[in-house]
RNA sequence: UUCCGAUAAAGGCAAACCCAUUGUGAAAUGGGGACGCAAAGCCACGGGUCAGGAUUUUCUGAUAGCCGGGCUACCGAA
Numbered sequence: 001u002u003c004c005g006a007u008a009a010a011g012g013c014a015a016a017c018c019c020a021u022u023g024u025g026a027a028a029u030g031g032g033g034a035c036g037c038a039a040a041g042c043c044a045c046g047g048g049u050c051a052g053g054a055u056u057u058u059c060u061g062a063u064a065g066c067c068g069g070g071c072u073a074c075c076g077a078a
């Protein structure tokens, strides 16, 4: 350094749900709240799912905490 992930240490993120706001919607943002996460950090490249259109083909968007992949990264036992 890479792989790997501990009854280690320091921390981090935040599901469902509630309130407010935005959006046609999926959903997102902020606050509360913790189911969990060793990348639950970032990216819509491929697949899937969802929403709004078009209805032969498909278009636009959402989802990274659906899977794969790419980039970056704390610590250092076996």
Stems, first nucleotide, its partner, number of pairs: 004076002012037002017032006035065001041071003045068003048063006